This is a predicted structure of a 549-nucleotide part of an RNA (large-subunit ribosomal RNA, domain I) from a Chloroflexota bacterium. Taxonomically the source falls in Chloroflexota (Bacteria, Bacillati). It matches the Rfam family "Bacterial large subunit ribosomal RNA".
[in-house]
Context: one part of a larger RNA
RNA sequence: AGCUUACGGUGAAUGCCUUGGCGCCAAGUGCCGAUGAAGGACGUGGGACACUGCGAUAAGCCUCGGGAAGCUGUGUACAAGCGUUGAUCCGAGGAUGUCCGAAUGGGGAAACCCGCUCGAGCGUACCUCGAGCAUCCUCUUACUGAACACAUAGGUUUGAGGAAGGGCACCCAGGGAACUGAAACAUCUAAGUACCUGGAGGAAAAGAGACCAUUUCCCUAGUAGUGGCGAGCGAACGGGAAACAGCUCAAACCGCCUCUGCUUGCAGAGGCGGGGUUGUAGGGUCCGGCACAUGGGAGUCAGAAAAUAAUCAGUUAGCGGAAUGGUGUGGGAAAGCCAGCCAUAGAGGGUGACAGCCCCGUAUGCGAAAACUGAUUAUCUCCCGCUGGAUACCUGAGUACUGCCGUGCACGCUAAUACGGCAGGAAUCUGGGGAGUCCACUCUCCAAAGCUAAAUACACUUGGCGACCGAUAGUGAACAAGUACCGUGAGGGAAAGGUGAAAAGUCCCCCUGUUAGGGGAGUGAAAUAGAACCUGAAACCGUAAGCUU
Numbered sequence: 001a002g003c004u005u006a007c008g009g010u011g012a013a014u015g016c017c018u019u020g021g022c023g024c025c026a027a028g029u030g031c032c033g034a035u036g037a038a039g040g041a042c043g044u045g046g047g048a049c050a051c052u053g054c055g056a057u058a059a060g061c062c063u064c065g066g067g068a069a070g071c072u073g074u075g076u077a078c079a080a081g082c083g084u085u086g087a088u089c090c091g092a093g094g095a096u097g098u099c100c101g102a103a104u105g106g107g108g109a110a111a112c113c114c115g116c117u118c119g120a121g122c123g124u125a126c127c128u129c130g131a132g133c134a135u136c137c138u139c140u141u142a143c144u145g146a147a148c149a150c151a152u153a154g155g156u157u158u159g160a161g162g163a164a165g166g167g168c169a170c171c172c173a174g175g176g177a178a179c180u181g182a183a184a185c186a187u188c189u190a191a192g193u194a195c196c197u198g199g200a201g202g203a204a205a206a207g208a209g210a211c212c213a214u215u216u217c218c219c220u221a222g223u224a225g226u227g228g229c230g231a232g233c234g235a236a237c238g239g240g241a242a243a244c245a246g247c248u249c250a251a252a253c254c255g256c257c258u259c260u261g262c263u264u265g266c267a268g269a270g271g272c273g274g275g276g277u278u279g280u281a282g283g284g285u286c287c288g289g290c291a292c293a294u295g296g297g298a299g300u301c302a303g304a305a306a307a308u309a310a311u312c313a314g315u316u317a318g319c320g321g322a323a324u325g326g327u328g329u330g331g332g333a334a335a336g337c338c339a340g341c342c343a344u345a346g347a348g349g350g351u352g353a354c355a356g357c358c359c360c361g362u363a364u365g366c367g368a369a370a371a372c373u374g375a376u377u378a379u380c381u382c383c384c385g386c387u388g389g390a391u392a393c394c395u396g397a398g399u400a401c402u403g404c405c406g407u408g409c410a411c412g413c414u415a416a417u418a419c420g421g422c423a424g425g426a427a428u429c430u431g432g433g434g435a436g437u438c439c440a441c442u443c444u445c446c447a448a449a450g451c452u453a454a455a456u457a458c459a460c461u462u463g464g465c466g467a468c469c470g471a472u473a474g475u476g477a478a479c480a481a482g483u484a485c486c487g488u489g490a491g492g493g494a495a496a497g498g499u500g501a502a503a504a505g506u507c508c509c510c511c512u513g514u515u516a517g518g519g520g521a522g523u524g525a526a527a528u529a530g531a532a533c534c535u536g537a538a539a540c541c542g543u544a545a546g547c548u549u
């Protein structure tokens, strides 16, 4: 020096565990904000800090309800207190709610600085306290007031109402890539994706037929098609299911009001009310006939709109809830053995090892002063003609359509249907659109105005489940995690779980420079479980012995 064995050190794998995650299902809920949000800063406890809560009334104040013996949140104990005159705690409703932040009196380098008006404090100037004072839009009040005489525009002003800002994902609209794929690349693809902007809601969008109301799912079907016919893209008809709901204006015509023009009794414009809403056309107007309410219908979630009460159900706290002993090993029984019991409860968790009968629960039954949600009913509110004939008054115009171009439709064009740009540009029911170029016939439907629940998407809450993870996994985060730390900033972004059943967390003694470390003693079943704490592999480092050189 090497090898082997034994015993250690270091080290953290592995095993076991789970406070945390992930996914799915069901039910419910769904906007917040000038009555100041979301998000923060700073404070707030008897005493450091961090988290949580709260706001100068500051781990809290008030009322109502639940509940029952303990409590003063967590790390975390101490001190000092509170509580059967019912605390702490849980639920509902209120009060308070500094400063910043849309931030809104003005300013500003957010959490700061500086004002004005009125009122109060024995109070004209200083101080303190309270209230108000931003901008824009709509309506409204009054005063003024051009071109231009009246007037109007405009200016100023009174009062009322509204807006702003935020929101994970979901939704609609306006813009809109590239990497990539095509084994290169240009049409194409990626993809109308990412991203930017605007807007809305609890859903949004769409939607009652110039057509099978709209929406979602399963099939049709990777089919028909489309496609440098490459890569790829990719329907519909039809069938099944979920959910279902239909309506209102404009116009004709009638009436009222206001204004304008003037030829002073007409025309026009505007507003309001009635009327009316469709395609086997419908409506209006005029002339007839019949009918009419002690009746019928509908309704507040669209189609008009407001509210109250009752009943029931649910949500936001909760309550009752069966049944076991002995023996015995052990530190400990819930294990073993013996003998019982309950069960609409043998789901699950905890308890010193594995408990139906020890605890929490579970099956099952019950419960609300207050707030909220839903359903039904009542009060209440609204509506109610049919038909025959005549007439040709109305039925959405820079619209439909055409040409060229572009976009979107699965469809990249000979391209219907839909949308847009430019240039042209109709008809009026004897009318017009469509049926995939186009024409004819036939069939079908009425554009150029609008509203509309549900089935659907997403998030959250509660509950349940998992051939999901188990600390290099699962969220980035099981721990003071979007923390520490890095970056001027946008932004990036960790590591880090486990003593023991119970702290019983080692009184006391000793070694030593020592708050280090250790040896005794003690606790404990165990201390090679001693806080650098379950198990404790390997690399690596030693000690001892043996063997080899």
Base pairs, nucleotide, nucleotide: 001548002547003546004545005544006543007542008541009540015534016498017497020469021468022466023465024464025463026462027461028460029459030458031166032165039100040099041098042055043054044053046078049075050074051073061094062093063092064091065090066089070082071081072080105114106113107112115133116132117131118130119129120128121127135163136162137161138160139159142156143155144154170201171199172198173197174196175195181188185228215242216241217240218239219238225233226232246451247450248449249396253274254273255272256271257270258269259268260267261266262265279429281395282394283393284391285390286389287388288387289386290385295384296383297382298381299380307379308378309377310376311375312374313373314372315371316370318366319365320364324339325338326337327336340357341356342346348360349359350358401424402423403422404421405420406419407418411436431446432445433444434443435442485492486491505533508520509519510518511517